This is a predicted structure of a 404-nucleotide RNA (Bacterial RNase P class A) from Ruixingdingia sedimenti.
It matches the Rfam family "Bacterial RNase P class A". It is annotated as a ribozyme.
A source record names the gene rnpB.

Order: sequence, then structure tokens, then C1' cells
RNA sequence: GCGGAGGGCCGGACGGCCGCGGCCGCGGUCAGGUCCGCAAGGAUACCGGCCGGGGUCGAGGAAAGUCCGGACUCCAUGAGGCAAGGGUGCCGGGUAACGCCCGGCGGGGGCAACCCCAGGGACAGCGCCACAGAGAAGAGACAGCCCCCGUUCCGGCGGGGGUGAUGGUGAAACGGUGGGGUAAGAGCCCACCGCGGGACUGGCAACAGGACCGGCACGGCAAGCCCCACCCGGAGCAAUGCCGAAUAGGGGUUCCGCGCCGCCGGGCGACCGGCGGCAGGGAGGUCUCAGCCCGAGGAACCCGGGUUGGCAGCUUGAUCCCGCCGGUAACGGCGGGGCCAGAGGAAUGGCCGUCGAAGGGGGCGACCCCGGAACAGAAUCCGGCUUACAGGCCCUCCGCGCAU
Repeated sequence: GCGGAGGGCCGGACGGCCGCGGCCGCGGUCAGGUCCGCAAGGAUACCGGCCGGGGUCGAGGAAAGUCCGGACUCCAUGAGGCAAGGGUGCCGGGUAACGCCCGGCGGGGGCAACCCCAGGGACAGCGCCACAGAGAAGAGACAGCCCCCGUUCCGGCGGGGGUGAUGGUGAAACGGUGGGGUAAGAGCCCACCGCGGGACUGGCAACAGGACCGGCACGGCAAGCCCCACCCGGAGCAAUGCCGAAUAGGGGUUCCGCGCCGCCGGGCGACCGGCGGCAGGGAGGUCUCAGCCCGAGGAACCCGGGUUGGCAGCUUGAUCCCGCCGGUAACGGCGGGGCCAGAGGAAUGGCCGUCGAAGGGGGCGACCCCGGAACAGAAUCCGGCUUACAGGCCCUCCGCGCAU
């Protein structure tokens, strides 16, 4: 210098004017609250409302997707187990917890830095293995090879048997290579490799190494059913709690009140209205009085629920920064310092000026002109993951080339 790998950080800057939301002072205003009083009324700027002016703070690394894990709240629930359903799945550690993170192991890729892996179990059982191919799981003679018999026009042809060594198919063909052996072959025998078992050694473990034994038996798929181990109650801040009108509706108490018959009128009708008469209805043998019970309705008072609305939940927290210590690390402990949006149909904005990264154009060049900032935007709060993102900065490492 070129190419590459991993990690961290930033993500327009400065100023002026106007505006918006939270909090805190100041000034003014109001008697809503509060206090006194039986009341009429009075007192008070302490609380609160409003106005003016000042100070201070005011989106993100993802605020996003709502995919995991929690805090918190309500509902359900005696404890434990089993079943069902869902999830997780090498080992060790971290954490409030996790499907996250860290460190290892195993497998795969890369010359390397480094990257990727739904990575338990296939002798518990079932199922599947497309196409091609003769044959796809206790398999398979299609071609080929070899032996024997028959036949022959000496090229072959027919029959019987052996053979998984060769060809061909396939993702996969029931160990591989070499040698011996054989009619040809074959773990039939041998060496090495692979595979299975494995004393022992190292490691907390996953796992690694492995004396020795076995002639090879045990194909793949569990992001198919399934088996094993572990975890899991439901709903969610529109959770939930408090205050609470007007109108309507619900409940209670007290009081009023009712009825029947006839006639007339209206209406298709259920029924409604008017007039007259007698008089509430029911039970206690009957009658009277008192009391009791009864239901449609009306009035007054009270109670609880609850809509609009207001308040809380609401942001001080598994919090952030710095230092030291422990740990390979994730992370933990200690000390010091900081307060960093809390809105609620929902603030965080607009204009101007100076400067400006990328990008585009011109010029041999120094340079000039145009241009103008990505993805996006809190809504109870945290820990993660994933996705989107113009551009820039920093650190560490690897390979190749050159120079010293």
C1' cells in the first nucleotide's frame, strides 16, 4: 500500500426570534378550598384556579416489531402429584428471569483473523425415504464375470448354478484401500484406515486420548408421530384504586292512593275518556272498630352502582457516570457523584442567519459550481432478541506485496 475479520462510538453543528409541555421561584388577581359563626355574614393569599414575567429540563439507538423474559395490578387458587396443552433441549457459568449473554466442547466453512450450527434420544415403538434404478432396510442378479451341461454354421445360443469384485441409477446401494486367496468372487484371510465395545488417564462437565477386544453386526429422517429431562395459572396501565355531579335508571323508608257496577263517547283492537250509583280488596266463623297483608301508580327523603370529568398508578430505577477490587469473560461487590420527558385527541415545533458530511457537474491540477442530512419518533416501567438506518470516527487482529 491492497484486500479482509472482530468490536466500540457518533449519527448534522452554532447563534437569533417566536411558540409548546413539565417543574421551581417572583408579581398580580379571584374567596373555589380552609377557619370562625345558629344564621346573615366575616377572616385568610396558607392550599388551589387564572394572568404576566423569569429560571430550568424536554425523544431514540432503535422510542419500531410486540417475538421472548420479568416488575407491578386485578382475577382464580389448601398443598403435592398425574393427565392434557404449550415451550426449551451439548456442558459449565452469569442473571430477578429468559428462548438472552459469557466461556468451553463437538460438527462444518475459511490460507488466516474469524464465522455458522432447532447441537438430547434412531436396539422403546410406529411411520416415511420422491425421481431414477434390477434392488431403498435383515435388500438386490439389469448388464457383466466364472463354472457345468446341451447345441453349433465356431460368431454364439439355450438351460442349471456361483458371484455384491466391475458397470449403471441415486442424496443414500448393507465398511474403504492394498495384498493374499479363488473357477470367478466375497472380512474368506491379513495390514492400515473407519466403525462398535472399552480397562485406564485428563477434565467440575460436555468431551478428549486410549492399552486391549470384536471381522463388521447397528443406513438416513425426531424443523414426522413419539420417548426422555426441565419450565409454564389467566388477563393486562383501556391493569387497578380514589373523588364524583346534572339527567335517566336500580334499591329502601314514610305518606298518599286504589275498587266494583251501569250508561254514554272514541278506537279494527288491546284499551282510553266522561257521567252516575255503591264503595278499596283479602285472611282471621259473622258484623263493627283497630291492627295485619296486597299490588299498578304518585310525592318526599335516603342508599349504593355508575357515564362525562378530576386525582392517583407515573416515573428514583434489577437507574446512569467515574474510580477501585474480584472474575478469562458475561457479571458482581464497594466508594463517590448525578437526576435524565412524563404528556393524556397526547408537548418535544417553526422561521432566519453562519457553517456544513454524502451525492452530482466542471477542470490536467490547485480548485470552482450545484446541493443539502439516513432510519425514525416516547405513552406503566425494565432486561433481551429481531428488523430499519445516508454517512462518519476510533481500537484490535489476519493475509499478501514493497522498503528498511